[in-house]
Context: one part of a larger RNA
C1' cells in the first nucleotide's frame, strides 16, 4: 500500500414539546404482599400532579398583600382540564457521538547502564631527565660557598599495554539505535580497572553539561485515580422526496467560543379580514447629487480708504508732505467647503384609497436548527498615495450552496437557473477561412502599422473627412537668372569696432528694390547669404481649427511567448443589412412525483449547513416445534431478469443442515476515509 473483518448520538433518571392511547374534576400508584411459568394478573392511597390564590410569615381566602384606610396600587378570580402509560424531537445530570494530549496526584519497581562514595583485589613494555640528602676534594676564623661523585625526587619528559575521544573521511533503509579507518590527548596519577556494597524520584548523584539515575530525564519507570480535561484537529457507516439559510446586530477575560435577536424549517392558530408584496395613480416628510455665495470659514485680483511701516521736512514736541511697502472695513470681478446653505432634484422611504397581478406569500404562539472566518463584481463613500487581488461601511448581483453555453484555459464577469428520457425544433450571450458547429455573405467607407493582437506625457510634412483665413492669370508658392546701392568706416566706446564685441539712437537719399542690417565670416577690413525687387516659368500655394485610423515614445530574465494556434491585407476597424450556428434557456413527444383546482387542466420539482417526510436492508424475538428442506436449507459463485432508489427474484454449479415470506416487536442495525484497530499478502 491493497484486500477482508472490527470501528462512533447509547443507556438510566428528571424535565419540556408534539403525537397515540386510558380515565377524567380527577388521574396515578411506590415499596411490599398474593399469584402465574404463561405474550397473567390481582392487591397495596403512603406519596405525587391537578381542582385557588395572596402574603416573608402567622394567616385570610375569590380574594389577598401593602396600608391608619372601606383609598390607591401589586399579584390573582370573574375564561375549568387534568393526569397516567407509550412513542418521537430537545434539554439537564451522568464519560454522554468516537479516537487524541502536554500534564496533576497516590502506591510500588529500579544504581546488572550511568554519577558519587565505601570495602577488598589487580594493572601501568621500554627509554629520558637527574631535586633533596649523603661522601670526597677545594674553600672559610667557623659557617656559607664551589667542584666531582653518589643518590633517585617529580599531579616531570618521549612512548606501548590501558584509557580518552581531537581532526578528516566513510557510514546515515549502517556491519553498528553512536560504529570503522586515519589522526590525536593522558599514560606514577585528582591514574586506570575487577568484584562486593551504599545513596531513589521534587529524591539521589553531579571537578556543574540541567549532566546522569537500565537505548527514557527541566522531574525515571510501572500500576491506579482514569473513559482526567481538550471553547482544539480528525472521523461519524443505507436510499429517495419537500423546503432551505448565515457569515449581521448586541453582549461577552470576548474576538476561530457562546447567549439573545435577525435569517431557515416543522406544527398549530387568527379567517378571508383585501392580512401582505409588486406596479400604476394620489398624499407626505427630507436637505443628499447638483448648484450657489444670502450666512459661517478659508482664499485671489482690482478699486477706494482708516491704521501701520519707509522717506522728506520750520525733522525736540505737536504737525505737514510723500510713497512701484503692508493693509482692516467697504465696493467691483472671478472662484471654494464632509462638519457652509438664499436654493435644490432623481431614486429611495412612509402613508391612504382604488385598479391589476401573486397557490395567505402577512401576523401570533409553540418544537427543531444551523450561522455570527465570508469573497468578488458594479455603483455611492471613509481610510490609504482619488496605491493594492488593501481595508471599513451602504445599495444591487453572483459565488458561497449553482450545473449548462460564452470569455483559449478561470468560484464571484456575460448569457442562463439542471425532475427524468429523446439520433426533434427555435433562440441567448458569443460566433460563422481551417483546427471548430455556422457567411471566404451583401453595401459603402477607413487602416498598410500584422495596427488589429498591451502601454502615457510628448512628438509626427503618414493618411481620410469637415471647416476658417491669407496670397494668386494685374502671374502667387518653389526653383533659376540678375540686383541687394549712396551719405557712411553714421555717433559713442575701443589698440581696432567698417551692418554683424558692447551702449544709445535707428535718419535721409538714389530707386523696380535694398535693414544705420536676420545669419556665417575677419585682428579689423574683405568675402558669402538673407530680408526686399525685377525677369524666366506656369496654376494653385501658405497658415490655422475640429475630427477618423495610423507612426515613434516601447528594455527582462528556459520559449517565438502581449491573436488559443494555423494563418489573415481581411479572416482588421466603422456604419447598415440579411441569413445561419449556438445552452441542461424556450418549444415538441413520452414519463415520474407533489400542490392547487376540480368541468381537466394549470403550476412546481438546482442546492451546502440545517429542518421535515417516506422507505430499503441486517441480527434477534412473537404468531411459529410455520411454508419449505438430504429428490439438497443457509452460505458461496455465474448469468443478457425486475423495480424510481436503498434493493429484489429466478436458474445453473458449489455447499451439506437448516430455514424464508407476511404481520408485529427489540436493536451491539448499514463504512472508500479517523497519519483508525486486527489479520493476510
Nucleotide at each position: 500500500g491493497u484486500c477482508a473483518g472490527c470501528g462512533a448520538g447509547u443507556u438510566a433518571u428528571c424535565u419540556u414539546u408534539g403525537c397515540g392511547g386510558g380515565c377524567a374534576a380527577g388521574c396515578u400508584u411506590a415499596a411490599g404482599c398474593c399469584g402465574u411459568u404463561g405474550c397473567a394478573g390481582g392487591c397495596g392511597a403512603a406519596g405525587g400532579c391537578g381542582u385557588a390564590g395572596c402574603g416573608a410569615a402567622a394567616g385570610c381566602g375569590a380574594g389577598u398583600c401593602u396600608g391608619a384606610a372601606u383609598a390607591g396600587g401589586g399579584c390573582g378570580a370573574u375564561u375549568u382540564a387534568g393526569u397516567c402509560c407509550g412513542u418521537a424531537g430537545g434539554g439537564a445530570u451522568a464519560g454522554a457521538c468516537c479516537c487524541g494530549a502536554a500534564a496533576c496526584c497516590c502506591g510500588g519497581u529500579g544504581a546488572u547502564c550511568u554519577a558519587a562514595c565505601c570495602a577488598u583485589g589487580g594493572c601501568c613494555a621500554g627509554g629520558c631527565u637527574g631535586a633533596a640528602g649523603c661522601g670526597a676534594g677545594g674553600g672559610u676564623a667557623a659557617c656559607a660557598c664551589c667542584u666531582c661523585g653518589u643518590g633517585g625526587a617529580g599531579g616531570g619528559c618521549c612512548g606501548a599495554a590501558c584509557u580518552a575521544g581531537u581532526u578528516g573521511a566513510g557510514g546515515u533503509u549502517g556491519a553498528a539505535a553512536a560504529c570503522u579507518c586515519u589522526u590525536u590527548g593522558g599514560a606514577u596519577g585528582a591514574g586506570c580497572u575487577g568484584u562486593g556494597g551504599u545513596u531513589a524520584g521534587g529524591g539521589g548523584u553531579g571537578a556543574a553539561a540541567g549532566g546522569c539515575c537500565a537505548a527514557u530525564c527541566a522531574a525515571a519507570c510501572u500500576g491506579g485515580g482514569u473513559g482526567a480535561u481538550a471553547g482544539c484537529u480528525g472521523g461519524u457507516u443505507c436510499u429517495c422526496c419537500c423546503c432551505g439559510a448565515a457569515a449581521u446586530a448586541u453582549a461577552u477575560u470576548u474576538a476561530g467560543g457562546u447567549a439573545u435577536a435577525g435569517c431557515c424549517u416543522c406544527g398549530a392558530g387568527u379567517a378571508a379580514a383585501u392580512u401582505c408584496u409588486a406596479u400604476c395613480a394620489c398624499g407626505g416628510a427630507g436637505g443628499u447629487a447638483g448648484a450657489g455665495c444670502a450666512c459661517u470659514g478659508a482664499a485671489u485680483g482690482g478699486g477706494c480708504u482708516a491704521g501701520g511701516g519707509g522717506u522728506c521736512u520750520u525733522u525736540a514736541c505737536c504737525g505737514g508732505a510723500u510713497u512701484a511697502c503692508c493693509a482692516a472695513a467697504c465696493c467691483c470681478a472671478a472662484a471654494u467647503a464632509a462638519a457652509c446653505u438664499c436654493c435644490g432634484a432623481a431614486u429611495g422611504c412612509c402613508g391612504u384609497u382604488g385598479a391589476u397581478a401573486g397557490u395567505u406569500a402577512c401576523c401570533u404562539c409553540g418544537g427543531g436548527a444551523g450561522a455570527c472566518a465570508g469573497u468578488c463584481a458594479c455603483a455611492g463613500g471613509g481610510u490609504g498615495a482619488u496605491a493594492a487581488g488593501g481595508u471599513c461601511c451602504u445599495g444591487u448581483g453572483a459565488c458561497g450552496a449553482g450545473a449548462g453555453g460564452g470569455a483559449a484555459a478561470g468560484a464571484g464577469c456575460c448569457c442562463a437557473g439542471a425532475c427524468c428520457a429523446a439520433c426533434a425544433g427555435c433562440u441567448a450571450a458569443g460566433g460563422u477561412c481551417c483546427c471548430u458547429a455556422a457567411a471566404u455573405c451583401u453595401a459603402c467607407g477607413c487602416u498598410c502599422a500584422g495596427u488589429g493582437g498591451a502601454g502615457a506625457a510628448c512628438g509626427u510634412u503618414g493618411u481620410g473627412a469637415g471647416g476658417u483665413u491669407a496670397c494668386u492669370u494685374u502671374g502667387a508658392c518653389a526653383a533659376c537668372u540678375a540686383g541687394g546701392a549712396g551719405g557712411u568706416u553714421g555717433g559713442c566706446u575701443u589698440a581696432g569696432a567698417a551692418g554683424c564685441a558692447g551702449c544709445a539712437a535707428u535718419c535721409c537719399u538714389u530707386u523696380a528694390a535694398a535693414g544705420a542690417a536676420a545669419g556665417c565670416g575677419u585682428a579689423a577690413u574683405a568675402g558669402c547669404u538673407c530680408a526686399c525687387u525685377a525677369g524666366u516659368c506656369u496654376a494653385g500655394u501658405g497658415a490655422c481649427c475640429u475630427u477618423g485610423c495610423g507612426c515613434g515614445g516601447a528594455a527582462g530574465a528556459u520559449a517565438c511567448a502581449a491573436c488559443g494556434g494555423g494563418g489573415c491585407u481581411a479572416a482588421g476597424c466603422g456604419u447598415a443589412g440579411u441569413a445561419c450556428c449556438g445552452a441542461a434557456g424556450c418549444u415538441u413527444u413520452g414519463g415520474a412525483u407533489g400542490a392547487a383546482u376540480u368541468a381537466u387542466u394549470u403550476c412546481a420539482u438546482g442546492g451546502u449547513a440545517g429542518g421535515g417526510g417516506a422507505g430499503c436492508g441486517u441480527u434477534c424475538c412473537g404468531c411459529u416445534c410455520u411454508a419449505g428442506g438430504a429428490u439438497g436449507a443457509a452460505g458461496g459463485u455465474u448469468g443478457a431478469c425486475c423495480g424510481g432508489a436503498a434493493g429484489g427474484a429466478c436458474a445453473g454449479c458449489u455447499g451439506g443442515a437448516c430455514g424464508a415470506a407476511g404481520c408485529g416487536g427489540a436493536a451491539g442495525u448499514g463504512a472508500u476515509c479517523a497519519u483508525g484497530c486486527u489479520g493476510a499478502c

Annotation:
Predicted 3D model of a 681-nucleotide part of an RNA (large-subunit ribosomal RNA, domain II) from a Pseudobdellovibrionaceae bacterium. Rfam family: Bacterial large subunit ribosomal RNA. It was read from a public genome assembly.